This is a predicted structure of a 1540-nucleotide RNA (small-subunit ribosomal RNA) from a Burkholderiales bacterium. Its mean pLDDT, the model's own confidence on a scale to 100, is 85. Rfam family: Bacterial small subunit ribosomal RNA.

RNA sequence: GAACUGAAGAGUUUGAUCCUGGCUCAGAUUGAACGCUGGCGGCAUGCUUUACACAUGCAAGUCGAACGGCAGCGGGCCCUUCGGGGUGCCGGCGAGUGGCGAACGGGUGAGUAAUGCAUCGGAACGUACCCAGGAGUGGGGGAUAACCAGUCGAAAGAUUGGCUAAUACCGCAUACGUCCUGAGGGGGAAAGCGGGGGACCGUAAGGCCUCGCGCUCUUGGAGCGGCCGAUGUCCGAUUAGCUAGUUGGUGGGGUAAAGGCCUACCAAGGCGACGAUCGGUAGCUGGUCUGAGAGGAUGAUCAGCCACACUGGAACUGAGACACGGUCCAGACUCCUACGGGAGGCAGCAGUGGGGAAUUUUGGACAAUGGGGGAAACCCUGAUCCAGCCAUGCCGCGUGAGUGAAGAAGGCCUUCGGGUUGUAAAGCUCUUUCGGACGGGAAGAAAUCGCCCUGGCUAAUAUCUGGGGUGGAUGACGGUACCGUAAGAAGAAGCACCGGCUAACUACGUGCCAGCAGCCGCGGUAAUACGUAGGGUGCGAGCGUUAAUCGGAAUUACUGGGCGUAAAGCGUGCGCAGGCGGCUCAUUAAGACAGGCGUGAAAUCCCCGGGCUUAACCUGGGAACUGCGCUUGUGACUGGUGGGCUAGAGUGUGUCAGAGGGAGGUGGAAUUCCACGUGUAGCAGUGAAAUGCGUAGAGAUGUGGAGGAACACCGAUGGCGAAGGCAGCCUCCUGGGAUAACACUGACGCUCAUGCACGAAAGCGUGGGGAGCAAACAGGAUUAGAUACCCUGGUAGUCCACGCCCUAAACGAUGUCGACUAGUCGUUGGUGGAGAAAUCCAUUAGUGACGCAGCUAACGCGUGAAGUCGACCGCCUGGGGAGUACGGCCGCAAGGUUAAAACUCAAAGGAAUUGACGGGGGCCCGCACAAGCGGUGGAUGAUGUGGAUUAAUUCGAUGCAACGCGAAAAACCUUACCUACCCUUGACAUGGCAGGAAUCCUCCAGAGAUGGGGGAGUGCCCGAAAGGGAACCUGCACACAGGUGCUGCAUGGCUGUCGUCAGCUCGUGUCGUGAGAUGUUGGGUUAAGUCCCGCAACGAGCGCAACCCUUGUCCUUAGUUGCCAGCGGUUCGGCCGGGCACUCUAAGGAGACUGCCCGCGAUAAGCGGGAGGAAGGUGGGGACGACGUCAAGUCAUCACGGCCCUUACGCUUGGGGCGACACACGUGCUACAAUGGCCAGUACAAAGAGACGCAAUACCGCGAGGUGGAGCCAAUCUCAAAAAGCUGGCCUCAGUUCAGAUUGGAGUCUGCAACUCGACUCCAUGAAGUUGGAAUCGCUAGUAAUCGCGCAUCAGCCAUGGCGCGGUGAAUACGUUCCCGGGCCUUGUACACACCGCCCGUCACAUGACCCGAGCUGGGUGCACCCGAAGUCACUGGCCCAACCCGCAAGGGAGGGAGGUGCCGAAGGUGUGCUUGGUGAGGGGGAUGAAGUCGUAACAAGGUAGCCGUACUGGAAAGUGCGGCUGGAUCACCUCCUUU
Repeated sequence: GAACUGAAGAGUUUGAUCCUGGCUCAGAUUGAACGCUGGCGGCAUGCUUUACACAUGCAAGUCGAACGGCAGCGGGCCCUUCGGGGUGCCGGCGAGUGGCGAACGGGUGAGUAAUGCAUCGGAACGUACCCAGGAGUGGGGGAUAACCAGUCGAAAGAUUGGCUAAUACCGCAUACGUCCUGAGGGGGAAAGCGGGGGACCGUAAGGCCUCGCGCUCUUGGAGCGGCCGAUGUCCGAUUAGCUAGUUGGUGGGGUAAAGGCCUACCAAGGCGACGAUCGGUAGCUGGUCUGAGAGGAUGAUCAGCCACACUGGAACUGAGACACGGUCCAGACUCCUACGGGAGGCAGCAGUGGGGAAUUUUGGACAAUGGGGGAAACCCUGAUCCAGCCAUGCCGCGUGAGUGAAGAAGGCCUUCGGGUUGUAAAGCUCUUUCGGACGGGAAGAAAUCGCCCUGGCUAAUAUCUGGGGUGGAUGACGGUACCGUAAGAAGAAGCACCGGCUAACUACGUGCCAGCAGCCGCGGUAAUACGUAGGGUGCGAGCGUUAAUCGGAAUUACUGGGCGUAAAGCGUGCGCAGGCGGCUCAUUAAGACAGGCGUGAAAUCCCCGGGCUUAACCUGGGAACUGCGCUUGUGACUGGUGGGCUAGAGUGUGUCAGAGGGAGGUGGAAUUCCACGUGUAGCAGUGAAAUGCGUAGAGAUGUGGAGGAACACCGAUGGCGAAGGCAGCCUCCUGGGAUAACACUGACGCUCAUGCACGAAAGCGUGGGGAGCAAACAGGAUUAGAUACCCUGGUAGUCCACGCCCUAAACGAUGUCGACUAGUCGUUGGUGGAGAAAUCCAUUAGUGACGCAGCUAACGCGUGAAGUCGACCGCCUGGGGAGUACGGCCGCAAGGUUAAAACUCAAAGGAAUUGACGGGGGCCCGCACAAGCGGUGGAUGAUGUGGAUUAAUUCGAUGCAACGCGAAAAACCUUACCUACCCUUGACAUGGCAGGAAUCCUCCAGAGAUGGGGGAGUGCCCGAAAGGGAACCUGCACACAGGUGCUGCAUGGCUGUCGUCAGCUCGUGUCGUGAGAUGUUGGGUUAAGUCCCGCAACGAGCGCAACCCUUGUCCUUAGUUGCCAGCGGUUCGGCCGGGCACUCUAAGGAGACUGCCCGCGAUAAGCGGGAGGAAGGUGGGGACGACGUCAAGUCAUCACGGCCCUUACGCUUGGGGCGACACACGUGCUACAAUGGCCAGUACAAAGAGACGCAAUACCGCGAGGUGGAGCCAAUCUCAAAAAGCUGGCCUCAGUUCAGAUUGGAGUCUGCAACUCGACUCCAUGAAGUUGGAAUCGCUAGUAAUCGCGCAUCAGCCAUGGCGCGGUGAAUACGUUCCCGGGCCUUGUACACACCGCCCGUCACAUGACCCGAGCUGGGUGCACCCGAAGUCACUGGCCCAACCCGCAAGGGAGGGAGGUGCCGAAGGUGUGCUUGGUGAGGGGGAUGAAGUCGUAACAAGGUAGCCGUACUGGAAAGUGCGGCUGGAUCACCUCCUUU
């Protein structure tokens, strides 16, 4: 600094992350439509679909100043029988002749991919009306419509005869200029009409003059139109070749004009990969929408061009048409008809039907603008201007404003306190836009016209006309815009949304139902996601939805993307076209750049102004229109041309390495086979076997022979080759590479669409060959099956020659070429240098490992790039469908190559992370295994559970981690279940009213609850009393109580489990884009993430350990137990005195810490051993349980949200049940006996309990127990006897002197009550059981085993259970291969609900889309032929004809017409191709679909590593052969690298 104002993202793949990638959303827009709603105005728009069919009206006429005239109307005049008639005389004028117009204006977009359009140019043209100039306008002629009279016809109309005019028609004359020419010459025009008028002429008409309008010829112009060229202008190559008037020439014709535009002849060209031809689609542009832009989409309204006018064809007229409201023909359709024949074309304005989601009035006016005609007045004008309809769009306005807290009522929510709706309403005060009423009331309209002045033509003061002044007329809209007056808040708000994206939340209803949904996704009983309500948010006369375009999408990437693993490098090379190209000089000027000129219509967009009250809208000027053309200049760069150079490239010479290729020859080892010898019973094979071979002599072994294939060692991340690939040795032929020094050529180069060549294995054809191996096949195994893996056989094939095939994980998943950018260490080939050599240094060409910068989503790449750049080619654009279908090309076939769509999903993927998992790996632990001891599983009974049963057998617990569990006590109670009888404010809590204290005793009915009576009896506080109050009882009514009813998947709390496993985390820092990592990994060590060392980590927390309790030793303190220890007494009992030393008790302390020694270890941590010690390396035991997992368990301990019941799902009572029993399981008891049982005697505990209690001594009873009651509130008394043990005796291996079930009888105790359903005692009875199948449990020391004792619950007890206590008291552990569980590190993963995971294919069912298909049926189109309307053109001897010519005439000529013929020619027909759609019995694969079938292919070493190509086979996934790949785990070895 007028015309610079301009760029946003989000959701969704995962457990989480980064990336790739699709889908979806937010924005703007529309000629819209639909749903709900709707006050006013301005401006604008309004059949996008059937170029479907159209009733009715209107949309192009006008001129009497061209003409003859006069039907109809009005007037004048004349006549009249008053009915009327006549008269063109006037205004005027139907029909007609003639002129101009009708080719404009208006509509539509069917066709058209170029005969179009846009932009810019061009030459061979036309032009009525208009403008300017020049010349002229003289003199004649013959017809004809109208009209009259007929004829035919239903009509439309046709036709005969007769009359007539012209600015109609035709000659003649003239010809400045014009046209033709042989340059002499020749050809060719015209029309008049109107106004005015002085002189003159004329009987008149008029002549004459003049003005105006016309007419003819001609020149030029303007505008308009025709033609040509260049450039640009959609998709498809699954359309690759097209073309005979085709391309060009010559002659001729034709046109306004160039031209194959047409024709004859000649030549054989023309177009095409820079996309011809063909197919599909489409009017083009200015512009419009979107976008930051570049672009993309679009082509309504307005403007320019084109095309079309029912469909197809054709010409006529005309200045102009091959003509929307003209003609002819053909066709389809509609209408009229007298059936003979006719009429019509709304894609003009309205309007109708139809179609459709959908688009207006059969309006007014020519007042304005414009158009046609006219001299003009004027007429016409569905162009236009207006009005009407529609919220269709844009813009503006309103539906009130202020005040108003008792925060009203009502609604909704509520934690019941309140909150919210909400100053919102009401109320009070005010205003009056818009609308309604009344009144006033424009601009749009000044031209034409009259008058005056003035200029021009003219003889003219006339007519006509230019300018100025003045006057009057003219408005559809419309009494509209606008203004004023009075009244009155009065008449005026909805729609969508409220899970995230995305602004906005609660309640109720519903219960994977009904429904929502743009994507993700909501809904299975507490839904902010469905429906309703309250509230809120957004927009607002609109709001949502749907459809469509652009945007976001850098998701086709020009601006501005990619290709190692995500989609994507052709298997490899050669190479034409094409693209790109080294250094230097000169020149050129195509590209490029700069200046100027022309153009780029107007409108639109933008800027500055102006006009409607504002805005939308309209309007003036500018800017812009990024383009194209012409021209001038520049000469750096690219290109062209010419000259030069040597660094690119190539050639020559020397040297070198090599499984490079082809051909021929040749060698040994091994397998197999054959022959013979020796020799005897097996061989072979496997996880184990079998099939197979062998006494007919195998296998083994020796000798000899045959034949085919492959070449051990060397051999190597060694070599060569373009890739595929190439390996014994020798010979011949041959390609390429490297290197050294020089010489030569002089850009000869790079890349490469199409093309050509090569191209593993498998496979195919023909002919050979065939030892071994080996698809298919056969047999044997394995298995649920085994079309497999394993075994025994075995054919194609593998090999050779020739010919095909042409694909691979043809991989470095990395195109080729060139340049540049740190290094280090290997290795192969060459050259140079040093060295005696080993070897080293330098430099090249390869080939490896690591690594800086840089790049990358990460992994990784890293001078051999995936870095930084350049050139060229190929390829990609979500997953599936599908590398499939169809078509083409190739192939003998198999098949290859090129290559879609419908439909379907919201993902599919890459890399990395944390887990989990693995029939992956490493390390370690645990009564995990092993070594031991004892059990369980068998028996009886006990107890719990399942099942079945039942009126009920209440409920819960269900792998480990339910099952002697909740339950540390079910006869009633408990009790929740069943049955029966009752109660309804309730058994229990709080509140109101009334009465009464409470309470106790008693009678009747009843099974009881309960019901009905009788009696006794009044308290405490205040108050004088009346009365009131507290507590308790009863009655009444209502709030409420109550529920072991549901949901443990709504919850709290508590608990189990992994697991007393050693782990789980955090802060800061660091690393990584990030999830995350590090720390916590590593080396050692430990019971331990215990400790030490190291380390980008340093610290910390929860866990471990310790602190706590108990036990083991000692000490101190204290002693109504203990001791005689020491003293005394004694009834000999710690009984007494005495004492507290010991034991003990219970309070406090000490002690143990790897502290000490030796060894090992790293000098550490620690480990091994030892000493001392009561105890030694955590001394034993207990309590103590990290982050978390299992929607683990419990709503029935308790608590609690929600739901449900309320004369019952609540409460009470009697009885029953929880105890039942074919059976199955778990847990424990007792046993099966002699290490025992029984009898007798005898010894030693600990820990507990006791007043509703424990109970001694004593007595009774065989006993359970009874009587009785000392003592004890307990270190005092009692339970209380410990038992195993020890001593002695009996039993002698037996269903027993084992074992004790069961049953009979008799009792005891508890209790209201032992029937269902108690325990115990005594007598009698004396079952199974003789050590327990598969399987399985516990335990590592005071443990297991074994023995008894106590306690809780409890009236009693079904206790063999549970919890404790002590007594006696073992065995074994080599060890970590295996089973189970766990910890750490690592690896793979397609798992993450996490392997109880994921997932593949056949089959069956359902649904919709597609392909093939005997065919059937339409559309389009090519070619050939037939027929051939109208019409132009050509020809035409017969017929017809006024003007001109000849002729007196007849007639003739020129010319024309009808008819005929010919060429072309639309529609139609026939045949045959191509292409495209519809339909089709049947066939095929593919997709989708909560719970179908069969298997288990893949993901872990996925249980046979997987995959690729190919071949064969099989229900299916798939299997096998051959070759290839690593995108294979694991182990070992080798080589190399890095660090020290």